[in-house]
Context: one part of a larger RNA
RNA sequence: UGACGGGGGCCCGCACAAGCGGCGGAGCAUGUGGCUUAAUUCGACGCAACGCGAAGAACCUUACCAGGAUUUGAAAUAUACGCAAAAGCCGCAGAGAUGUGGUGUCCUUCGGGGGCGUAUACAGGUGGUGCAUGGUUGUCGUCAGCUCGUGCCGUGAGGUGUUGGGUUAAGUCCCGCAACGAGCGCAACCCCUAUCCCAUGUUGCCAGCGAGUCGUGUCGGGGACUCAUGGGAGACUGCCGGUGCCAAACCGGAGGAAGGUGGGGACGAGGUCAAAUCAUCAUGCCCCUUACGUCCUGGGCUGCACACAUGCUACAAUGGCCGGUACAGAGGGCUGCGAUCUCGUGAGGGUGAGCGAAUCCCACAAAGCCGGUCUCAGUUCGGAUUGGAGUCUGCAACUCGACUCCAUGAAGGCGGAGUCGCUAGUAAUCGCAGAUCAGCAACGCUGCGGUGAAUAUGUUCCCGGGCCU
Numbered sequence: 001u002g003a004c005g006g007g008g009g010c011c012c013g014c015a016c017a018a019g020c021g022g023c024g025g026a027g028c029a030u031g032u033g034g035c036u037u038a039a040u041u042c043g044a045c046g047c048a049a050c051g052c053g054a055a056g057a058a059c060c061u062u063a064c065c066a067g068g069a070u071u072u073g074a075a076a077u078a079u080a081c082g083c084a085a086a087a088g089c090c091g092c093a094g095a096g097a098u099g100u101g102g103u104g105u106c107c108u109u110c111g112g113g114g115g116c117g118u119a120u121a122c123a124g125g126u127g128g129u130g131c132a133u134g135g136u137u138g139u140c141g142u143c144a145g146c147u148c149g150u151g152c153c154g155u156g157a158g159g160u161g162u163u164g165g166g167u168u169a170a171g172u173c174c175c176g177c178a179a180c181g182a183g184c185g186c187a188a189c190c191c192c193u194a195u196c197c198c199a200u201g202u203u204g205c206c207a208g209c210g211a212g213u214c215g216u217g218u219c220g221g222g223g224a225c226u227c228a229u230g231g232g233a234g235a236c237u238g239c240c241g242g243u244g245c246c247a248a249a250c251c252g253g254a255g256g257a258a259g260g261u262g263g264g265g266a267c268g269a270g271g272u273c274a275a276a277u278c279a280u281c282a283u284g285c286c287c288c289u290u291a292c293g294u295c296c297u298g299g300g301c302u303g304c305a306c307a308c309a310u311g312c313u314a315c316a317a318u319g320g321c322c323g324g325u326a327c328a329g330a331g332g333g334c335u336g337c338g339a340u341c342u343c344g345u346g347a348g349g350g351u352g353a354g355c356g357a358a359u360c361c362c363a364c365a366a367a368g369c370c371g372g373u374c375u376c377a378g379u380u381c382g383g384a385u386u387g388g389a390g391u392c393u394g395c396a397a398c399u400c401g402a403c404u405c406c407a408u409g410a411a412g413g414c415g416g417a418g419u420c421g422c423u424a425g426u427a428a429u430c431g432c433a434g435a436u437c438a439g440c441a442a443c444g445c446u447g448c449g450g451u452g453a454a455u456a457u458g459u460u461c462c463c464g465g466g467c468c469u
Stems, first nucleotide, its partner, number of pairs: 007469007015459002019422005026313008034304002042053002064299007073122001077121007088103006106113002124288002127286003133282002135277003138273001140271001145184006151160003164175003190265004195233007205222002209220003236259001239253005315415001319374007331362003336355002341350003381412001386407007428451007
């Protein structure tokens, strides 16, 4: 000077408490450990590894294993020599890689270019080291801190400033003070959202006028409204009262669509963890070089006594099933989205209008509302598992895809110790879309809207953090 204390003081945070819903029990999905295996490729390991890298493992991917091949190599540069071929196409052998036979024969300014073969330098390595590194990232933590110049104090390390009294979400601001200033952080400037105004109206809108229809902004037309796009206004403790040191500020009020940071996002100081990553990439050193490189076929990454993590579905009547009926937002679409009609119980098939899309399509939102039924039962709850029959994608669904139909109907009666999330359009609950993608193991992830709560007396205690001592 820090760090630490079952030392003290002050203060924060879904940290506790107050509430609501879960997890821990069941079945399944996914990840991990373990075991197994020819291989079950590698990495990640308290918080901060475990639906993580992976926003798509049947082949490919693929890094692993077995077998079959290859050695200047799948791709690169250079030099020398040589060739008139090579690629492509068609046969044959083969699991294929590949081998082999036929066919085929480039451009030129004649210097050469392009191609192939041989040779040499070299290539190549998802081999090792993240404890040699760059870059990137996580975490404490969106916590309020971390420093510098000059001055002053101290022999010095260093201190002061940054401590103190108030205040704030904040080292935010005010006052005081051997300090006076300044920088990186905080805040603001940026984006979305909430109100209004102006301009512009097509593909959007339809109040008034007219036309037409079984009906529909369908048509003429209109710019009022909604909405879209661009620009602007608005919120600043500005105004009033109280408290306060006449300060900063706090409490209450008015006006206002919005009030004291309005709500959300982007944004992460100096540092900590020899934190993570040599498998994104780059890179030092080490190692392999007829192999630790490269190509191919098949297998594996999907194995299963078990253990853990994260989810999904349930155990039912605030419910299940059946019929009718209403209302979103945000996205995606040309090797694409696919209407309509039609076939099929269905997944889907046939047809192919329209649309590179405020125009057409994906696309019926679902919970909701109205009516009916079931009447507490392992059930008309629950759907695992298994048998059969199919659909689609794809060269190919055996290992190992998704979906559909018929049949089958398991565990499960709300879950021990313990443990997690959440303070408002939040939790809970309901569906929709997208990336990846031929297809899909998505119940994941990232977004979007619909319905829409309860509770906070408080800071003694648990956890983490800040300041002073």
Source information: The part of an RNA shown here (small-subunit ribosomal RNA, 3' major domain) has 469 nucleotides and comes from an uncultured bacterium. The prediction has a mean pLDDT of 86. Rfam family: Bacterial small subunit ribosomal RNA. The full RNA is in RNAcentral, with records from ENA, Greengenes and SILVA.